A computed fold for a 372-nucleotide RNA from an Anaerolineae bacterium, annotated as Bacterial RNase P class A. Model confidence (mean pLDDT): 79 of 100.
[in-house]
RNA sequence: CAAGUUGACCGGGUGAUCGCGCCCCGUCAAGGCGGGGUGAGGAAAGUCCGCGCUCCAUAGAGCACGGUGCUGGCUAACGGCCAGGCGGGGCGACCCGACGGCAGAGUGCCACAGAGAGGCGCAGUGCCACGCAGCCUUCGGGCUGUUGUGGUGAGGGUGAAACGGCGGUGUAAGAGACCACCGGCGCGGGCAGUGAUGUCCGCGGCCAGGCAAACCCCACCGGGAGCAAGGCCAAGCAGAAGCGAGGGGCUGCUCGUCCCGUUAUGAGCUUCGGGUAGGCUGCACGAGGCGUCCGGGCAACCGGCGUCCCAGAGAGAUGAUCGCCGCCCUGCUUGCAGGGCACAGAACGCGGCUUAUAGGUCAACUUGGGCA
Numbered sequence: 001c002a003a004g005u006u007g008a009c010c011g012g013g014u015g016a017u018c019g020c021g022c023c024c025c026g027u028c029a030a031g032g033c034g035g036g037g038u039g040a041g042g043a044a045a046g047u048c049c050g051c052g053c054u055c056c057a058u059a060g061a062g063c064a065c066g067g068u069g070c071u072g073g074c075u076a077a078c079g080g081c082c083a084g085g086c087g088g089g090g091c092g093a094c095c096c097g098a099c100g101g102c103a104g105a106g107u108g109c110c111a112c113a114g115a116g117a118g119g120c121g122c123a124g125u126g127c128c129a130c131g132c133a134g135c136c137u138u139c140g141g142g143c144u145g146u147u148g149u150g151g152u153g154a155g156g157g158u159g160a161a162a163c164g165g166c167g168g169u170g171u172a173a174g175a176g177a178c179c180a181c182c183g184g185c186g187c188g189g190g191c192a193g194u195g196a197u198g199u200c201c202g203c204g205g206c207c208a209g210g211c212a213a214a215c216c217c218c219a220c221c222g223g224g225a226g227c228a229a230g231g232c233c234a235a236g237c238a239g240a241a242g243c244g245a246g247g248g249g250c251u252g253c254u255c256g257u258c259c260c261g262u263u264a265u266g267a268g269c270u271u272c273g274g275g276u277a278g279g280c281u282g283c284a285c286g287a288g289g290c291g292u293c294c295g296g297g298c299a300a301c302c303g304g305c306g307u308c309c310c311a312g313a314g315a316g317a318u319g320a321u322c323g324c325c326g327c328c329c330u331g332c333u334u335g336c337a338g339g340g341c342a343c344a345g346a347a348c349g350c351g352g353c354u355u356a357u358a359g360g361u362c363a364a365c366u367u368g369g370g371c372a
Stems, first nucleotide, its partner, number of pairs: 001368010012325007020039009041343001045354002048352005053226004065222005070084005085099001086097004100217002106215002108211003125155001126152005131146006164182002167179003183207002185204008230281004239272005246260005288308004293304004326341007
């Protein structure tokens, strides 16, 4: 320098003017006015997991259903994170893996091709023996064919996969039928490790296909609904109980007048419980943020100290214009003009995962090349 791998971070800046939500202060009678403060994100998103919180349900045990699935740790918890083991990919940095069950409990499936796709199963092409037929014969037999009977999984062929591999013994031909080596599996044991696991030794011809993100089996976990949860206050209408002969308007009073009621199917008044509209709360001091901080730990993380208060709604605010600067694209007169500034956007909160994201910065590492 080029090509990469991993991790962390930024994601327009600044000034002026106008505008919006919330809070505080002042001001006047309400409502406005003035001043001050504050106002989105790394994902606020998807709502896929896990919690807090709230209400409902709940003797105990079991079944069903759902989820998770190597080991150790972290955590409030998790399907998350960290460290490690094993398997796979990459020259490598590094990445990926539901990775429990020797699929030797049972059931099921294995396309196409193929004779046969599975536990006493497969003979299509082959090989061999016998029989038969033909020819030859030195009469011992030999060669060829075979629609017959039997043996054979060695060779060929199909397939992603055909019942270990290779060499030998053996045989009519063959075959773990037997033997040596290699591979796998099981059993027993030693050593290392908390463990997953690794490694070494011995024994057994045991050689038994694959699939459990198919049913299933095993172990562990799981009650339901959600802030429109829930709590408090409470107009009007309807209801219940009590009082009740007067009550109300013009009208502040008297008179007058009008309306409703007058022994009740009763005007009006008072009280009560539930509770609609509406209001308040839950609601932001919390598993909180920050620190070239201290201690423990490889790390995730934990403890301590210091410091800060940081949106909270009406499912509704969080913006716009102009100047300068930065970056990108286009054009040419080469320093100007025009256009643009990713994805997106809170609504009870928190921890994760996943997905979207123009452009840019930093660190560590890998491979290749060059120079000193």

It matches the Rfam family "Bacterial RNase P class A". It is annotated as a ribozyme. It is recorded under the gene name rnpB. Taxonomically the source falls in Anaerolineae (Bacteria, Bacillati, Chloroflexota).